[in-house]
RNA sequence: GGGGCUGUGGUGUAGCUGGCCUAACACAUCUGCCUGUCACGCAGAGGAUCGCGGGUUCGAAUCCCGUCGGCCCCGCCA
Numbered sequence: 001g002g003g004g005c006u007g008u009g010g011u012g013u014a015g016c017u018g019g020c021c022u023a024a025c026a027c028a029u030c031u032g033c034c035u036g037u038c039a040c041g042c043a044g045a046g047g048a049u050c051g052c053g054g055g056u057u058c059g060a061a062u063c064c065c066g067u068c069g070g071c072c073c074c075g076c077c078a
Base pairs, nucleotide, nucleotide: 001074002073003072004071005070006069007068010027011026012025013024019058029045030044031043032042033041051067052066053065054064055063
């Protein structure tokens, strides 16, 4: 340098053939209940505008372009 995969709450993932998405699930966190206390369990709450920028569209996490990080493969130099 070329190609491929990937980036979504604190963590791990789903969603990615556009519209039931003001984005879901689990764990974690916080509050209450339960308990003599803790844990477990139960109920509830907060937390991501989807790596960043731009475009297409009535509408973008999803499509297109650019760019950044991570991983893998190939090539080049030494």
Molecule: transfer RNA
Organism: Deltaproteobacteria bacterium RIFCSPHIGHO2_01_FULL_43_49